[in-house]
Context: one part of a larger RNA
RNA sequence: UUAGGUUUAAAGGGUGCGUAGGCUGAAUAGUCAGUCAGUGGUGAAAUCCUACAGCUUAACUGUAGAACUGCCAUUGAUACUGCUAUUCUUGAGUACAGUUGAGGUAGGCGGAAUGUGUAGUGUAGCGGUGAAAUGCUUAGAUAUUACACAGAACACCGAUUGCGAAGGCAGCUUACUAAACUGUUACUGACGCUGAGGCACGAAAGCGUGGGGAGCGAACAGGAUUAGAUACCCUGGUAGUCCACGCCGUAAACGAUGAUCACUCGUUGUAUGCCUAUAUUUGGUAUGCGACUGAGCGAAAGCAUUAAGUGAUCCACCUGGGGAGUACGUCGGCAACGAUGAAACUC
Numbered sequence: 001u002u003a004g005g006u007u008u009a010a011a012g013g014g015u016g017c018g019u020a021g022g023c024u025g026a027a028u029a030g031u032c033a034g035u036c037a038g039u040g041g042u043g044a045a046a047u048c049c050u051a052c053a054g055c056u057u058a059a060c061u062g063u064a065g066a067a068c069u070g071c072c073a074u075u076g077a078u079a080c081u082g083c084u085a086u087u088c089u090u091g092a093g094u095a096c097a098g099u100u101g102a103g104g105u106a107g108g109c110g111g112a113a114u115g116u117g118u119a120g121u122g123u124a125g126c127g128g129u130g131a132a133a134u135g136c137u138u139a140g141a142u143a144u145u146a147c148a149c150a151g152a153a154c155a156c157c158g159a160u161u162g163c164g165a166a167g168g169c170a171g172c173u174u175a176c177u178a179a180a181c182u183g184u185u186a187c188u189g190a191c192g193c194u195g196a197g198g199c200a201c202g203a204a205a206g207c208g209u210g211g212g213g214a215g216c217g218a219a220c221a222g223g224a225u226u227a228g229a230u231a232c233c234c235u236g237g238u239a240g241u242c243c244a245c246g247c248c249g250u251a252a253a254c255g256a257u258g259a260u261c262a263c264u265c266g267u268u269g270u271a272u273g274c275c276u277a278u279a280u281u282u283g284g285u286a287u288g289c290g291a292c293u294g295a296g297c298g299a300a301a302g303c304a305u306u307a308a309g310u311g312a313u314c315c316a317c318c319u320g321g322g323g324a325g326u327a328c329g330u331c332g333g334c335a336a337c338g339a340u341g342a343a344a345c346u347c
Stems, first nucleotide, its partner, number of pairs: 003319004007301002012315001014201004021194003025088007033081002035077008049065006091191001092188003095184006103177007110154001114150008125136002162169002206247006215241002220236004258314006266292010296303002320347003329340004
């Protein structure tokens, strides 16, 4: 490079927005750039190919033809693509009327539990385990009652539930704010899809500065267990976990399944709307979230209108195992590290 692939064999970027680029709905007219056809010119010779000929043959050589798949000019064709003009409404968006939800940000409030402090009652144990011990306790613990304070998380509701691009989001309430869906078909009139670079967001852990610190708890200490026990179990416990601001930019960031569009049997449940007329809970429809099962696909497991089916467009990625996501260089970062990313050698 060609070709084939990317749920699980190597392979979908963590997610979005979007630049260039690529691709792009229906109709009419024009143009003729791409495209197609004819003609002319050129495409040196040698080489290659075909035929014949010359060296005894061959290599080699000569002659002729073909070819040189290209380029230029010119004359035509006009379906498709492009371009120009006009138009359309089904893609896309807007408007209006509703609906929905743990969507986001900031503030306020609440109760249970836990811990601590003070006071009361009360007396000898408590705690912990497989069994123990370390630990706490006559300076009065554990238990119990009252009051106060602190921080963190929000039982029940709660659900294959809902919302969000992903990460993620759950007590109640207020303010601000984003979105989706349904209905009307009023308006714009292709305004669309994808998206290399780029920008933004991005769990946990970690880092910087300043707060906070109840519970939990890496490290650490002690007690056990054990042949040993740098562990599992127990008693403690520092960073951290929490808040504000700023970094980091990675995860089995998973549906291990890129985005968008069209098409393709059924059954069943559920969430949110709308519609009627069935007759009291059914039916239809739209958008989601699930289960099952056909055709088809698949190496199989399985997927199956939320496709891994049938097609189209664009992007990303793969090409035996190890060496290695390493080395070197470069870029980013306070650092930790991240991104990019080989080869020798070996099987």